[in-house]
RNA sequence: GGGGUCGUAGCUCAGUUGGUAGAGCACCUGCUUUGCAAGCAGGGGGUCGCGAGUUCGAAUCUCGCCGGCUCCA
Numbered sequence: 001g002g003g004g005u006c007g008u009a010g011c012u013c014a015g016u017u018g019g020u021a022g023a024g025c026a027c028c029u030g031c032u033u034u035g036c037a038a039g040c041a042g043g044g045g046g047u048c049g050c051g052a053g054u055u056c057g058a059a060u061c062u063c064g065c066c067g068g069c070u071c072c073a
Stems, first nucleotide, its partner, number of pairs: 001072007010025004019056001027043005049065005
């Protein structure tokens, strides 16, 4: 330098016709316990890597850029 692949909550990841952004764990509050853990109930947390384009509408399609992994040179 070129090809492939990935980027979504603090972490690990779903999101399958383009149509209200989700799960588990973690965190906070309450209940329970002498206390901790576990359990139960409720709650907070997102520029969907960045920019532009297409569209009534984009996490999803197109282009460029950035970063990780990998292959070739």